[in-house]
């Protein structure tokens, strides 16, 4: 790598590049997009997963100091698939 365990209707944007599609597959809707979307790069910012501290010892509390993640719409919304994303574990 499988497989296993949690979570996914709370939160948090602004600039510099790039330049035509994009919101993870399919079908049908809806929705952003040359007023430059999606992506990237600084940068800010959000969150307690791990993690520090603390604890009455629990599914408490509490810290953006570090490891991640995340900052349109419920993972956009129905259905469908051995779906899929993240984080711990593990090897």
């Nucleotide at each position: 790598a499988a497989a296993c365990c949690a979570u996914c209707c709370a939160g948090a944007g602004c600039a510099g590049c790039c330049g035509a599609g994009a919101g993870a597959c399919c079908u049908g809707g809806c929705u952003c997009g040359a007023c430059g979307a999606c992506g990237u790069u600084g940068c800010a910012g959000c969150a307690a997963c791990c993690c520090g501290c603390u604890u009455u010892c629990g599914c408490g509390g509490u810290g953006a100091g570090g490891g991640u993640g995340c900052u349109u719409c419920c993972g956009c919304c129905a259905g469908g698939a051995c779906c899929g994303a993240u984080g711990g574990a593990g090897g």
A computed fold for a 91-nucleotide RNA from Actinomyces sp., annotated as SAM riboswitch aptamer (S box leader). The organism belongs to Actinomyces, within Bacteria. Model confidence (mean pLDDT): 81 of 100.